[in-house]
RNA sequence: CGGGGUAUGGCGCAGUUGGUAGCGCGCAUGCAUGGGGUGCAUGAGGUCCGGGGUUCGAGUCCCCGUACCCCGA
Numbered sequence: 001c002g003g004g005g006u007a008u009g010g011c012g013c014a015g016u017u018g019g020u021a022g023c024g025c026g027c028a029u030g031c032a033u034g035g036g037g038u039g040c041a042u043g044a045g046g047u048c049c050g051g052g053g054u055u056c057g058a059g060u061c062c063c064c065g066u067a068c069c070c071c072g073a
Base pairs, nucleotide, nucleotide: 001072002071003070004069005068006067007066010025011024012023013022019056027043028042029041030040031039032038049065050064051063052062053061
């Protein structure tokens, strides 16, 4: 320098043909227990790596860039 991949709550991941983002773990509260562990219920927490574009509408499509990984030179 060229090609490919990944980027989504604290962590690990999903998200179909564009239609207001979900699961597990973790966390908080409540109940059960004398307490812990554990189980159950409820809840908080993310505008989706950054910028721009297309569209009535973008995590999803297009362009530019950033970080990391792989391959080639």
A computed fold for a 73-nucleotide RNA from Candidatus Microgenomatus auricola, annotated as transfer RNA. Its Rfam family is "tRNA".